RNAcentral holds the sequence, with entries from ENA and SILVA. A computed fold for a 1527-nucleotide RNA from an uncultured Bacteroidales bacterium, annotated as small-subunit ribosomal RNA. Rfam family: Bacterial small subunit ribosomal RNA. The prediction has a mean pLDDT of 81.

[in-house]
RNA sequence: AAGGAGAGUUUGAUCCUGGCUCAGGAUGAACGCUGGCGGCAGGCUUAAUACAUGCAAGUCGGACGGUAACAUGUCGAGUAGCAAUACGAGAUGAUGACGAGUGGCGUACGGGUGCGUAACACGUGUGCAACCUACCUUAUACCGGAACAAAACGUUGAGAAAUUAGCGCUAAUAUUCCAUAAUAUUGUUGAUAGGCAUCUAUUUACAAUUAAAGCUCUAAGUGGUAUAAGAUGGGCACGCGGUUCAUUAGCUAGUUGGUGUGGUAACGGCAUACCAAGGCAACGAUGAAUAGGGGUUCUGAGAGGAUACACCCCCACACUGGAACUGAGAUACGGUCCAGACUCCUACGGGAGGCAGCAGUAAGGAAUAUUGGUCAAUGGACGCAAGUCUGAACCAGCCAUGCCGCGUGCAGGAAGACAGCCCUACGGGUUGUAAACUGCUUUUAUUAGAGGAUAAAACAAGGUACGUGUACUUUAUUGCAGGUAUCUAAUGAAUAAGCAUCGGCUAACUCCGUGCCAGCAGCCGCGGUAAUACGGAGGAUGCAAGCGUUAUCCGGAUUUAUUGGGUUUAAAGGGUGCGCAGGCGGACUAAUAAGUCAGUGGUGAAAUUUACAUGCUUAACAUGUAGAGUGCCAUUGAUACUGUUAGACUAGUAUGCAAAUGACGUAGCUGGAAUGUGUUAUGUAGCGGUGAAAUGCUUAGAUAUACCACAGAACGCCAAUCGUGAAGACAGGUUACGAAUUUGUUAUAGACGCUCAUGCACGAAAGCGUGGGGAUCAAACAGGAUUAGAUACCCUGGUAGUCCACGCUGUAAACGAUGAUAACUCGUUGUUGGGUCUUUACGACUCAGUGGCUAAGCGAAAGCGAUAAGUUAUCCACCUGGGGAGUACGAUCGCAAGGUUGAAACUCAAAGGAAUUGACGGGGGCCCGCACAAGCGGAGGAGCAUGUGGUUUAAUUCGAUGAUACGCGAGGAACCUUACCCGGGCUCGAACGUGUAACGAAUAAUAUGGAAACAUGUUAGUCGCAAGACGUUAUACGAGGUGCUGCAUGGUUGUCGUCAGCUCGUGCCGUGAGGUGUCAGGUUAAGUCCUAUAACGAGCGCAACCCUUACUGUUAGUUGCCAGCAAGUAAAGUUGGGGACUCUAACGGAACUGCCUACGCAAGUAGAGAGGAAGGUGGGGAUGACGUCAAAUCAGCACGGCCCUUAUGUUCGGGGCUACACACGUGCUACAAUGGUUAAUACAGAGGGCAGCUACUUGGUGACAAGAUGCAAAUCUCAAAAAUUAAUCUCAGUUCGGAUCGGAGUCUGUAACUCGACUCCGUGAAGUUGGAUUCGCUAGUAAUCGCACAUCAGCCAUGGUGCGGUGAAUACGUUCCCGGGCCUUGUACACACCGCCCGUCAAGCCAUGGAAGUUGGGGGUACCUAAAGAAUGUAACCGUAAGGAGCGUUUUAGGGUAAACUCGAUAACUGGGGCUAAGUCGUAACAAGGUAGCCGUACCGGAAGGUGUGGCUGGAAUAACUCCUUU
Repeated sequence: AAGGAGAGUUUGAUCCUGGCUCAGGAUGAACGCUGGCGGCAGGCUUAAUACAUGCAAGUCGGACGGUAACAUGUCGAGUAGCAAUACGAGAUGAUGACGAGUGGCGUACGGGUGCGUAACACGUGUGCAACCUACCUUAUACCGGAACAAAACGUUGAGAAAUUAGCGCUAAUAUUCCAUAAUAUUGUUGAUAGGCAUCUAUUUACAAUUAAAGCUCUAAGUGGUAUAAGAUGGGCACGCGGUUCAUUAGCUAGUUGGUGUGGUAACGGCAUACCAAGGCAACGAUGAAUAGGGGUUCUGAGAGGAUACACCCCCACACUGGAACUGAGAUACGGUCCAGACUCCUACGGGAGGCAGCAGUAAGGAAUAUUGGUCAAUGGACGCAAGUCUGAACCAGCCAUGCCGCGUGCAGGAAGACAGCCCUACGGGUUGUAAACUGCUUUUAUUAGAGGAUAAAACAAGGUACGUGUACUUUAUUGCAGGUAUCUAAUGAAUAAGCAUCGGCUAACUCCGUGCCAGCAGCCGCGGUAAUACGGAGGAUGCAAGCGUUAUCCGGAUUUAUUGGGUUUAAAGGGUGCGCAGGCGGACUAAUAAGUCAGUGGUGAAAUUUACAUGCUUAACAUGUAGAGUGCCAUUGAUACUGUUAGACUAGUAUGCAAAUGACGUAGCUGGAAUGUGUUAUGUAGCGGUGAAAUGCUUAGAUAUACCACAGAACGCCAAUCGUGAAGACAGGUUACGAAUUUGUUAUAGACGCUCAUGCACGAAAGCGUGGGGAUCAAACAGGAUUAGAUACCCUGGUAGUCCACGCUGUAAACGAUGAUAACUCGUUGUUGGGUCUUUACGACUCAGUGGCUAAGCGAAAGCGAUAAGUUAUCCACCUGGGGAGUACGAUCGCAAGGUUGAAACUCAAAGGAAUUGACGGGGGCCCGCACAAGCGGAGGAGCAUGUGGUUUAAUUCGAUGAUACGCGAGGAACCUUACCCGGGCUCGAACGUGUAACGAAUAAUAUGGAAACAUGUUAGUCGCAAGACGUUAUACGAGGUGCUGCAUGGUUGUCGUCAGCUCGUGCCGUGAGGUGUCAGGUUAAGUCCUAUAACGAGCGCAACCCUUACUGUUAGUUGCCAGCAAGUAAAGUUGGGGACUCUAACGGAACUGCCUACGCAAGUAGAGAGGAAGGUGGGGAUGACGUCAAAUCAGCACGGCCCUUAUGUUCGGGGCUACACACGUGCUACAAUGGUUAAUACAGAGGGCAGCUACUUGGUGACAAGAUGCAAAUCUCAAAAAUUAAUCUCAGUUCGGAUCGGAGUCUGUAACUCGACUCCGUGAAGUUGGAUUCGCUAGUAAUCGCACAUCAGCCAUGGUGCGGUGAAUACGUUCCCGGGCCUUGUACACACCGCCCGUCAAGCCAUGGAAGUUGGGGGUACCUAAAGAAUGUAACCGUAAGGAGCGUUUUAGGGUAAACUCGAUAACUGGGGCUAAGUCGUAACAAGGUAGCCGUACCGGAAGGUGUGGCUGGAAUAACUCCUUU
């Protein structure tokens, strides 16, 4: 001094891998909205498409002949005039000058474009001993003489024109010839020096050849020729450097080299003849595609990546292709010739043209400017010069295209104004010091003036100095831009702000509208009625004359990783070995100096860039100086390391010797068991098979049993985390042959090594070919089952195949999912094969293997851990988001099946790994519950009641719907209720409040209308001292809604579940989500308690505290009680009295595993234990953790939002909620004898009662009625039934059962028709114990019996809530069903199994492969034809000659033909693929996914798939074995 930032998105959450996206900078940009000024820059990226018009290269009379135009001079017929004079046809190149022409120089520069080109084109560095160079500079020498033409011009012609022919005259710095000539050129020769092979330089002598031009104003010059040199500019050659594709692997005949010759300025296969057969290529030839190259520019911390617009250098091109001419220089943008395409003119015969120069036009396109001014400056051409020309250049115009600068005002100003917007409790917030208002300033703007600013100096003329052509100086003249920059004055805040955004990333928030619509969106994603995400508004944020969007590049991206990545499980180690090339390589010495390092020199153009200065008011911009330019070349030195060469070494490696080991390989021989088959025998009815069956076999004798025989295949025990092999793989025994490994050994060699692309070899199973063999098993196939189906799982059969030989195939989860080699790095414990030692044993040490655990370290974690996934080195292989796809095309291998190599379009924002918490499992373990079992009683069948569904209806109001709706809301629907329907009314309203005004009413009676509400009348009619009260009417303000949303809510409730769970603080563990605690061993009803323990404590739940019940004490004693005393009755606590008892109701006691025995560490458990009224939470109740089900309720109530307002409000009458082919739930009554009926006689508790309960009496068969008494109640009353006793009925549709119906009544109530209950008489239905299935209950329970209450006028109550009476049976037990709790395991689930998810088929859309064909492009090849030009040959013609014409030959652009190759476009049809809220069929995978899954292969099947064979664990569970850790 310079210098490196991240974020969003996979999940319920986490860590990682990994892609996608964003924030930054940039642009020759474009588009949208907007726009005040200036400076500096930039401006067809597309059609190298076509071009109207004008201009862009001329100049020289001091080279020439000349004279068309202009001007001047001279002569001048003539006209006018007296004359002077004026005019003047015409003549004259005489003069200035000059059109056209000859000639010289220039036109090869300057300007444009990027087609082509992958090349010595470019860059960089060298070389030329292989070269050229007009104009310029320096030096030397020379410049004598002669000749022939041809333009112009004249004349005659052709043609429309362009143009052109014949004849004639003529000049030159045009052309030709002669002379002279050397340091020129060529040849020969000698010498010296040098080098690089040919050679070069200097020098001596001889011979031959080759030059020229003049002009001129004053004089000096200027020009010409030759040579040498310089400078400048070019030519050629070479080293190195920079694109993609190997799905392009072989290319090449002038090809590679040599010799001769030719050609060129020059080297050279540059060309040609001959000779040889070479040359290039995996370090990428050839081919294809793309592309001008560089300085630079953008980005980046850098390394890199991208770029080639403007400016500079080089190259290439000039309508397309070819060709040469002229010239110093061209194969020539504004020259020539030919061919082609196109355009134009034409008299149809023939001609003309080339904006990729500057402007401009058309077209294309998202898109890119004026047919401007000037040569004043800079530069160029010509000229002696003046000067002429110059779309180079300098300026101006247009465009916010970019960069930079300035402005749109500054200060004060709170009533924090009005309006706007938002909230609202009616008062705030915000816009906002913003405005208004007051003061100030004037950049800019407008007006007027100044300013001829700087850029100007030359040239020209004059002067001075000296060295006479230079310097200095004087004078005159020249400015497009431009009356511009700049300056001054005046006026007056006056003339000047927008764009995008506001869910997160990302700075900035609210309201309204909309309602998965309209729309937004860079990614994630918003929108389905309360959208900070759409549209508008207010406000805010960011930038600002701009702001956004789009496109492209770099960055972020360490996401191709040299700096600087990976490969056990995420993508990724080749199936294994051998091994050429290549890469890498042990220890010592010496030499060398290629790599390496250092110094020096050259170069790396300028511009750019960096630093520092300077100049424009500043900046951009410009100028100066320095640095950098990381590079290349040369040279000098250093020598540690690498390389090379030489020598020597033994630690690596190999060999020898000795010993050992093994399921190592190949080929033989051989053994027993089992299986099948066959013969025979025994023997008789089944065998076999399964979850259960059936198919199958069997009286023609099976299965079973016995002996014998045959066949093929596989080798039990040993046997093991054992052994061997490179891997695949290898197992009875034995023989032969072959190979390997290990140990020991100082015997040999002396780095001989490691790795390895291409290559070669081996390579399970399946499969293929040929020939054998065929016992078992067994794809396919057949049959039987199962099933909705079952192309499967199960069963019976069964063919390929399984086996052998030879050949092919070449793939597997070919796995340790872990390449090979070498070195280093704590321990411990097994085991296999060797070795050493001595204290001979559970010994120690050591080498080579093979297992477990572990420290450090590593890792995303799981885990690995001397057999590394640790730390290093070398080499090879492979990966770069998911899908499409290991597919297509191409190539190659194969007999085939197929293998190897291996894309793209399109599509998604993820796909994935490991671990965590849950949930789930047709996973496991433990435990509980009237869960099952054991019992008792029911439901489901009948009739009725009641609720629901459905149907019906004007309406049958609404809600509740698995468990957790259905005798539920409703604890009382005839009216009311009532919300529903029909009809009649009202509209500040039916109710309530407030204010104002009026009236005196209200109300009662009554009349009319009416169904009523109500309307219209009549009569009577207030209170108070007053204020006023009350009421009505009118008016104003607040209404009202059982209308919607329980998915906006509060509150309340159900359920899991009275299940035992749910959490927190601190600490500890883990990168983290999380874990631990809460787990383990016991125990409990219980996360209840104990023990152990990286946990220690705590909270909400459990339990306890509360109520009730069971025992008892104390206190109290009325309305309750009555033992004793007394009175009294027919009887009765009836009375006096009493508190003992019962009871009442307040406070206490009592139960705690406290005691004993057994077990246990303890907690605790067991014991019909003791005691006790009660025994192990004594019984019952209240009490419901964190949470789940968007569970229920807007119709109990409350409440946000939306909706209605002469109606969705309100009122009245009637109807409906009670309907009825049917289905379901919950109940009641029964079916009878444990019963019915009749009669008699007992015993409760808890409640209710004044518009009430009613004793008692009377009447009625009865419901009830009429009287009457007590009681606001421990006083009176409602008020028991089963039971018991006795009688009768005698098993039947009955003396069971009571439905239904008829009649007559009672009571409530305005009112019992729809639609009440009860009573009496009569009637007397179904029903004879209930299918599958299912419910409740574990003790004062079930069952059974009655009583009371709430609601209520009455009641559809058989319901609900309580109360008591009588009072059982059974539980072996936890295998199973259901539900739940804890631990553990798997998971592709997390909306959490009602999950996820696969494939065919059907529909739509998209891109793509194949394809009979159709069509277009490209580069070559072969053949035919062939212009111009060039080269070459040449007798006739021309020319004195040189030479030319003509003709011939060669070559080639172009044209044509042919067969192939290659790249596209398109196509009937066809293949798969991708995508798409709600299609069809199944359910393959994820849990043991219900047959574990997967890999390779073969066969089969609508489809997922199934089966066979071999392999893998990336399979659960269970048991055993083995090993390890700890003690």